[in-house]
């Protein structure tokens, strides 16, 4: 350089105070916090792209739960500047967050001691 195989580990984070009220970390008032993965000549929540959630076919199955595979739907960013090169830095203003539960929730319980995009390594044959 080319490229197998099997094993191990890792693999989601955040809220105070105050007020109505029977009851709200959920509503109101001011103030905070948090961002999975892989991509990008230049560092990502908002730019492409995945996972997962959630729907739907359809595989196996006595069913049933679960699972595999394909498909679908799935939020948000703009502006100065610096530079060869940035919607990624610097400034500065913004904005976005499934589903159940409960007084309406991105921060509280729960599916979750779960699932997984990947991620690091080992050991084996190969050249």
């Nucleotide at each position: 350089a080319a490229a197998u195989a099997u094993c191990u580990u890792c693999g989601g984070g955040g809220u105070g105070a105050g007020g109505u009220g029977c009851a709200a970390u959920u509503c109101c008032u001011c103030a905070a916090c948090c961002g999975g993965c892989g991509g990008u000549c230049a560092c990502a929540g908002u730019c492409c792209g995945c996972g997962a959630c959630c729907c739907g076919g359809u595989c196996a199955c006595a069913c049933a739960c679960a699972g595999g595979c394909c498909g679908g739907u799935u939020g948000a960013u703009c502006c100065u500047g610096u530079g060869g090169a940035a919607u990624u830095c610097a400034g500065g203003a913004a904005c976005c967050g499934a589903c159940g539960g409960u007084a309406c929730a991105g921060u509280c319980c729960g599916g979750a001691u779960g699932g997984g995009a990947g991620a690091a390594g080992a050991u084996a044959a190969u050249c």